[in-house]
Context: one part of a larger RNA
RNA sequence: CUGGGCGUAAAGGGUGCGUAGGCGGUCGGGCAAGUCUGAUGUGAAAUCUCCAGGCUCAACCUGGAAAAGGCAUUGGAAACUGCCUGGCUGGAGGCUUGGAGGGGGGACUGGAAUUCUCGGUGUAGCAGUGAAAUGCGUAGAGAUCGAGAGGAACACCAGUGGCGAAGGCGAGUCCCUGGACAAGACCUGACGCUGAGGCACGAAAGCUAGGGGAGCAAACAGGAUUAGAUACCCUGGUAGUCCUAGCCGUAAACGGUGCUUGCUUGCUGUAAGAGGAAUCGACCCCUUUUGUGGCGAAGCCAACGCGAUAAGCAAGCCGCCUGGGAAGUGCGGUCGCAAGAUUAAAACUC
Numbered sequence: 001c002u003g004g005g006c007g008u009a010a011a012g013g014g015u016g017c018g019u020a021g022g023c024g025g026u027c028g029g030g031c032a033a034g035u036c037u038g039a040u041g042u043g044a045a046a047u048c049u050c051c052a053g054g055c056u057c058a059a060c061c062u063g064g065a066a067a068a069g070g071c072a073u074u075g076g077a078a079a080c081u082g083c084c085u086g087g088c089u090g091g092a093g094g095c096u097u098g099g100a101g102g103g104g105g106g107a108c109u110g111g112a113a114u115u116c117u118c119g120g121u122g123u124a125g126c127a128g129u130g131a132a133a134u135g136c137g138u139a140g141a142g143a144u145c146g147a148g149a150g151g152a153a154c155a156c157c158a159g160u161g162g163c164g165a166a167g168g169c170g171a172g173u174c175c176c177u178g179g180a181c182a183a184g185a186c187c188u189g190a191c192g193c194u195g196a197g198g199c200a201c202g203a204a205a206g207c208u209a210g211g212g213g214a215g216c217a218a219a220c221a222g223g224a225u226u227a228g229a230u231a232c233c234c235u236g237g238u239a240g241u242c243c244u245a246g247c248c249g250u251a252a253a254c255g256g257u258g259c260u261u262g263c264u265u266g267c268u269g270u271a272a273g274a275g276g277a278a279u280c281g282a283c284c285c286c287u288u289u290u291g292u293g294g295c296g297a298a299g300c301c302a303a304c305g306c307g308a309u310a311a312g313c314a315a316g317c318c319g320c321c322u323g324g325g326a327a328g329u330g331c332g333g334u335c336g337c338a339a340g341a342u343u344a345a346a347a348c349u350c
Stems, first nucleotide, its partner, number of pairs: 003322004007304002012318001014201004021194003025088007033081002035077008049065006091191001092188003095184004103177007110154001115149007125136002162169002206247006215241002220236004258317006266295011299306002323350003332343004
């Protein structure tokens, strides 16, 4: 390479948009590039294979046939692919109406709690632990009442509930804004799927500049514990955590399961819609759609398990794997302020 694979054995890219490329619904007509077929020319000889012959045989030699994976020219076929052209509506998109939602961005507002400040009451303790101590407190703490400041996060509602491509999103109101879904079947008429590169987004930590700083808290200091204790426990505490602008680009970025499409017994819960029956009306009930869960038929699987949200049966496209270690390292390249990220070996060794 081929083949076989990728939930857990090695292996799904963190996620989306999209370029090239690959692949592509249905009915006609045309062309004949691919495809199929006939003919002609060529595909040197030797060699190889087969047959026959010659050296006593063989090796060897001679003759003939076959073969020569093909190529070119020319004639024909038109099912499939392709190209051109004309239609169609089921794919895709648009339109109308509608409801749901912590989807995103901005502004403003609110209450509870912690901390601090000031004032009142009040007196000897408070805090902390397995037990203590460091710490705080007669310069009046802790407790309690009132007033104020400031920052961060939003109890209950809250739910294998909702939304988002993923990361993620949770107080309230307003403004701007994206997507999905249902019903209608009015419009376009294959406009589609995937997607190497590319571009964008991307938790936390970290970095740059400027703010902010209540609580928490790496580092650090002290107290304990201990043989020691650079820890676990305690008292403090700085970066950071927050905001604005810009970097970084990683993760157990996980469903450890790429995206799209079609097909394949069921039962049950839940969220949101539509229709029906019934009703004064609603609920209950029935049908159906989308999402999200549980259990399971067939089937699959090494087993565990998966099972219409497939890991079943198929198709298209991308990414990735190919014994363990050395190593996600070195060197080189690219990116970055740096930290580092990304691409990614070998010797050697088992």